[in-house]
Molecule: Glycine riboswitch aptamer
Organism: Clostridium estertheticum
RNA sequence: GGACGAGCCCUUGGAGAGACUCGAAUUGAGCACCGAAGGAGCAAGCUUGUGAAAACUAGUGAAACUCUCAGGUAAAAGGACAGGGGAUAAUAU
Numbered sequence: 001g002g003a004c005g006a007g008c009c010c011u012u013g014g015a016g017a018g019a020c021u022c023g024a025a026u027u028g029a030g031c032a033c034c035g036a037a038g039g040a041g042c043a044a045g046c047u048u049g050u051g052a053a054a055a056c057u058a059g060u061g062a063a064a065c066u067c068u069c070a071g072g073u074a075a076a077a078g079g080a081c082a083g084g085g086g087a088u089a090a091u092a093u
Base pairs, nucleotide, nucleotide: 001093008086009085010084011083012082013081018031020030021029022028032073033072034071038069039067040066041065045060046059047058049056050055
């Protein structure tokens, strides 16, 4: 000098599900739902311990799968993820 990758900023696209009911009326209460902020759970495999072996125990172990704590169920906002652009800090080199 300097990638790939990670994170940050801008921009574009971006699903699902009650504009439900009650109530002097909200940030409340109730029932019904959604999964793509966030969060949580786990398979095979691998590792550890015991054991002659079979096996058992513990750890690690992914998601757009599962749960629905949180969030959401008109529009707006948000939104995993993806396209484009930008600046920065390093590393490989």